[in-house]
This is a predicted structure of a 514-nucleotide part of an RNA (small-subunit ribosomal RNA, 5' domain) from an uncultured bacterium.

Context: one part of a larger RNA
Formats: sequence, C1' cells, structure tokens
RNA sequence: ACGAGCGCUGGCGGCGUGCCUAAUACAUGCAAGUCGAACGAUGAAGCUGCCUGCUUGCAGGUGGUGGAUUAGUGGCGAACGGGUGAGUAUCACGUGAGUAACCUGCCCUUGACUCUGGGAUAAGCCCGGGAAACUGGGUCUAAUACCGGAUAUGACCUCUCAUCGCAUGGUGGGGGGUGGAAAGUUUUUAACGGUCUUGGAUGGGCUCGCGGCCUAUCAGCUUGACGGUGGGGUAGUGGCCUACCGUGGCUUUGACGGGUAGCCGGCCUGAGAGGGUGACCGGCCACACUGGGACUGAGACACGGCCCAGACUCCUACGGGAGGCAGCAGUGGGGAAUAUUGCACAAUGGGCGCAAGCCUGAUGCAGCGACGCCGCGUGCGGGAUGACGGCCUUCGGGUUGUAAACCGCUUUCAGUACAGAAGAAGCCCUUUUUGGGUGACGGUAUGUGCAGAAGAAGCGCCGGCUAACUACGUGCCAGCGGCCGCGGUAAUACGUAGGGCGCGAGCGUUAUCC
Repeated sequence: ACGAGCGCUGGCGGCGUGCCUAAUACAUGCAAGUCGAACGAUGAAGCUGCCUGCUUGCAGGUGGUGGAUUAGUGGCGAACGGGUGAGUAUCACGUGAGUAACCUGCCCUUGACUCUGGGAUAAGCCCGGGAAACUGGGUCUAAUACCGGAUAUGACCUCUCAUCGCAUGGUGGGGGGUGGAAAGUUUUUAACGGUCUUGGAUGGGCUCGCGGCCUAUCAGCUUGACGGUGGGGUAGUGGCCUACCGUGGCUUUGACGGGUAGCCGGCCUGAGAGGGUGACCGGCCACACUGGGACUGAGACACGGCCCAGACUCCUACGGGAGGCAGCAGUGGGGAAUAUUGCACAAUGGGCGCAAGCCUGAUGCAGCGACGCCGCGUGCGGGAUGACGGCCUUCGGGUUGUAAACCGCUUUCAGUACAGAAGAAGCCCUUUUUGGGUGACGGUAUGUGCAGAAGAAGCGCCGGCUAACUACGUGCCAGCGGCCGCGGUAAUACGUAGGGCGCGAGCGUUAUCC
C1' cells in the first nucleotide's frame, strides 16, 4: 500500500468501492425498440340523422361522421450502449509514419433531378395439417415494398494535351465510348423526404519503423514455405487463393518449441534510478454454451439474429420441438471472501418519431457491508479531607487520581415537533399581457424549536529491537515466540490482577507488493 480475509469491538455522516475462485450450471422477472406524417386493413369513445319502445330523455336497431387501437407489409435502429478476460507473445497493444492501395448509413456542403409504366405478395377471407413449435393450399388487395422504360450535371473505360511526382502514377482541360437513378407524405405559398453527385466531418480497413515476459534441461525451423508471371477474389494492397517457373526465406542480436499473460493511460512503492501491478475510471483488442459457416446490411461473420455439428438442460400425444445471465437483480455450486429478485426515466445520454411521446437494469438514485478514505461525536469548567474501593508497601505511606462524588454550564450528532429546497433547461396546457403543470432521489438535504450529560470505547502491547513494571500463580510443566530467545521455586518474556504505553470507531493479525 490493498477490490482484501480472519479475531475482538462498534455511535453518526459524506464520498468512493464490493465474485480476485468455477469463461461453473442457471428457476423467475426485466435489459431494443420505434414510426399511423410510407401502406392496405381493423375500426373504440364521442357527435349525429332515421326507426322502435317507454319513464320524454334514456334504451335498442340502423346509417353517417369520427378517428382510439394495433396483428401484418414497409422504414430506421437492433454492429451503439452494457458484460467478461477465456484465448492471444500477435502489427493484439503503445508510439510514430504511410495509404499514388481503400470504404464510410445518419450529419454538414456543391451541383443536377424527382418523368413514365408494370406485375406480385403479406395482412384479410375460405379450406386444411400438427399435441405443440409451427405450417400447406386457394382467393383478394396496398405502398416510400419489388421490377421495367426514359433522361444524365457527374461516374467508369479509352484517346489526347498541360502540369507535377515517388516505378506502378497524381491533378486539371478536351474528344470518343459504356452501362446505370428516383417516392412520395402531410395540417400543401411550405415542410419533411427520395435519386445521382462534389467536397468535408466522423468512424473504420490495410501496410510499415520502433518498444515492452520467462525458458537453451527447446538449436536448428520452413513447402504456399521465400520470390516472380498469368488468373481469381476483395472496398482495397498482398501467396489472400490458384496454375506455372525459380530455390529460396528465418536463426545464438535466440529462429523453432515449451510455459505464462489481454495491452496501455495509469496505480502502488521509492530521494531517485528502479521494482511490482493493470481492481475501480478512460482508450484499444478479443470473446458471447463449445467448434464451424455464411446471410442481411453503410457497418457483423453479429451476447439477448440465422444455419450445421457437439455436450448439457427442458417439453412431448414419441411423430417432433425449445434453450444459452462473461446484461441488471437473483439461485445452486466453488471459496478465506464480495451486495437488493429495489425506485425512476425527473436529470445526462442513446434509438425511433415533424412532434406529442414511447423504449432505455445505459444512466440517475436508493438498499446492504467500518471494505477504504475523510469529517464529527461519546461532553466542558470548577472540584483535595487527595474520600470509599482496588493494587503495591520498607506499614510511614505510595498509586489509581481532578479521576469520582459534588457545584455550575453547554446540546454538536442521535431523538422529537414544525417548516422545507436547488437540481427545470426543455416540453405541455390555457383565456397566449400572462398564468398553470411536469422531481425517482424525498418530506431527503437544510433551517428553526424542544428535553436532558442525557443514547455512544474499544483493541493491541509493556525482556531487547520498541514507547510502557510491579505483585501473585506456575515450576523445562502449562505455555510464549517476528528474530535473539523466555519457563528446571524469588519469571518486568507463561497465566491473572493493579498500573503503564500506543492507537482510537477502530485495533490487532494473516496473505501479497515496494
């Protein structure tokens, strides 16, 4: 010093922090939705026309209006946020460069456009299958879903000119050729969109130099291996893949193998140099029951998506199905050891939406634990015949000790009564000057009053190191111990007591690091 454990003890508060072990298995709930201003359907309340009944303003039927509601199609999000550290000695990380070899949804920006057609399908309805999960057939329909055509500022290919550079080439101008776009909605002077495109921003991919573990009781390793050409593949370079050709490439400056390990900013220690470490917070990486694979997409080879295989668990009508807490809580197990199946979206931030708003175990808060740090309290002043009691005693006394009693005072904190926030910016409602509403925490913080010293001290040590000594008991016994060492009849070292020393809501001890 600590993410600590254990023992004894324990008043209050603030801020932090809390499975280091089994990347073990998980009951239950929640953790990613949203948009009706893309679409077809559905069509509640309310309002209202007509008819019927009667209690004459109510009930029923039917029509209109109205749009609540949402299963489905479609869009965006779900690749963020949250968790863990298994794997990884690697361009994984850190740092510094490069990309004349690249991508980038939403956002900002430049310019141009948003013309014209078509066929389906879900939902719905009808008929089925299945225990279920789910699923088949028929029929109908819409779109910002899907598929054509037109147009093309620019894009791509090619030729050429100028210019520049670092081989391949970059930048700018001109000519020719190639194939390729779109969507509408609404509360309609407009707004929000859509398509192509220029530049940017942001995020990412890839490449390279350097840097950081142990082991030689691991000395040789390598066949896509090292390079070239053609081809494929990719956003893109490249043995990334493939055919052929060459025979290379790495290594005692430690290759190859084995062991261990996420890396860093930092953190701990130290005068520094250095050593140790990588919990919390922040950046990067990797993983998501184990192994493999791709699909969709701007982005994944995708924790709460899909497919296959495996282990395990569950349901079953035995035909077949379902699942993945290293999300937040919580349970079993393991362990010396680590918390609530809490509240709220009020704030900050995120997704969707024009917005209202919805969702958000991110987050904000609360709960538990002296686990850590910090603050406060357990009273203050007076009080000697130095009382009683205890302990010691040379029996005179000494000490506990101003300590107590007793007198006076105060009331922090806890308790109790009353009052009671800021955090709110925005957004919403209204009669639009203006007024009102919206706070989980929380009746919390805080303030004022009330009563009474009232409710609040322990732990370790006292041979030397090391601060603090006597008595009794014990008698190499019982025991102590970090090292030296104590104990065998006068033990300041064992046990108890009195006294003392040190810290103090803590004190000791154990583990680990400097």
The full RNA is in RNAcentral, with records from ENA and SILVA.